[in-house]
Molecule: Bacterial RNase P class A
Organism: Acidimicrobiia bacterium
RNA sequence: UGAGUUCGCCGGGUGACCGCGGAGCGGCGUUUCGGCGUCGCUUCGAGGAAAGUCCGGACUCCACAGGGCACGGUGCUGGGUAACACCCAGGCGGGGAAACCCGACGGAAAGUGCAACAGAGAGCAGACCGCCGAUGGCCCGCGAGGGCACAGGCAAGGGUGAAACGGUGGUGUAAGAGACCACCAGCGCACCGGGCAACCGGGGCGGCUCGGCAAACCCCACCGGGAGCAAGGCCAAGCAGGACCAGGACGGCCCGUCCGACGGUCCGGGUAGGCCGCACGAGCCCGUCGGCAACGGCGGGCCCAGAUAGAUGGUCACCACCGGGAAACCGGCACAGAAUCCGGCUUAUAGGCGAACUCAAAAC
Numbered sequence: 001u002g003a004g005u006u007c008g009c010c011g012g013g014u015g016a017c018c019g020c021g022g023a024g025c026g027g028c029g030u031u032u033c034g035g036c037g038u039c040g041c042u043u044c045g046a047g048g049a050a051a052g053u054c055c056g057g058a059c060u061c062c063a064c065a066g067g068g069c070a071c072g073g074u075g076c077u078g079g080g081u082a083a084c085a086c087c088c089a090g091g092c093g094g095g096g097a098a099a100c101c102c103g104a105c106g107g108a109a110a111g112u113g114c115a116a117c118a119g120a121g122a123g124c125a126g127a128c129c130g131c132c133g134a135u136g137g138c139c140c141g142c143g144a145g146g147g148c149a150c151a152g153g154c155a156a157g158g159g160u161g162a163a164a165c166g167g168u169g170g171u172g173u174a175a176g177a178g179a180c181c182a183c184c185a186g187c188g189c190a191c192c193g194g195g196c197a198a199c200c201g202g203g204g205c206g207g208c209u210c211g212g213c214a215a216a217c218c219c220c221a222c223c224g225g226g227a228g229c230a231a232g233g234c235c236a237a238g239c240a241g242g243a244c245c246a247g248g249a250c251g252g253c254c255c256g257u258c259c260g261a262c263g264g265u266c267c268g269g270g271u272a273g274g275c276c277g278c279a280c281g282a283g284c285c286c287g288u289c290g291g292c293a294a295c296g297g298c299g300g301g302c303c304c305a306g307a308u309a310g311a312u313g314g315u316c317a318c319c320a321c322c323g324g325g326a327a328a329c330c331g332g333c334a335c336a337g338a339a340u341c342c343g344g345c346u347u348a349u350a351g352g353c354g355a356a357c358u359c360a361a362a363a364c
Base pairs, nucleotide, nucleotide: 001360002359003358004357005356006355007354008353009352010351012319013318014317015316016315017314018313020045021044022043023042024041025040026039027038028037029036030035047335051346052345054344055343056342057341058340059228060227061226062225071224072223073222074221075220076090077089078088079087080086091105092103093102094101095100106219107218111217112216113213114212128158129157130154131153132152135151136150137148138147139146140145166184167183168182169181170180171179185209187206188205189204191202192201193200194199232276233275234274235273241267242266243265244264245263247259248258249257250256283302284301285300286299287298288297289296290295321332322331323330324329
């Protein structure tokens, strides 16, 4: 210098004017004295994803003796965490020249099932080409022997496929074959050493090989009650309902029974509406200690949106960045936007910054 990998971060800045929402203080108006309206001042006012609503929790209500079945989820090991399908570290497998990346990564010698096309044969398989034809058969030959490829034998070589029932070399044979032998690979069993563990390394024995797929059913282990802030709670006009009162009817009067329009007082449930939930929290920043790290402990500092048809905006100037232009200048400036809150994952994102590492070339 070029090519690349990983991690972290920013994602416009300053000023002026106008406007909107929350909180506090003050003035004025109003009031059923709780507030409400309006004006002024001070202060705060979107994001790294506020998004998808895919996981995990907090919180709330409902249900619940205990156990099992069903259903759903998760699935190497250790750690972190409130918890997780997340994160960190490690192991194993795969990819890459490397930095590094990817993996739902338990079980296929419990059972069921699946495998297009090609191919002779695809699950305890098979013989198309091929090899042999020792033995039996046929032919030739006096004979030794030779020939045919009918019966039959073989699976080494060719060919198909993602995959063809271990590999290499030898013995053996008519030709062959774990049929046998040596070494190697793989499987199973116990052992020794290392590691908390997953697992790794080593020598030994065994039968000679037992194929793939479980984000197919299934088996094993572990986890899971349901609904969700329109959760849930409080206050409560109006209308309807109930009780009582005043009043009326029956009656000479009392008791009693019935009615009770309009009106008054009260009651329960509760609609509209209002309030709470709801903004101090698994909070943020700095330092320090422990830990490889994720993260945790301690100390100090800070207060950081809370609407309800839904505020967080607009205009202008200068600067920054990008593109065009000789210049003046012109154009552009991503993805997107809270709605109970928090931890993750995933997806979108113009442009820019920092750190560590790998490879190649050149120079010193």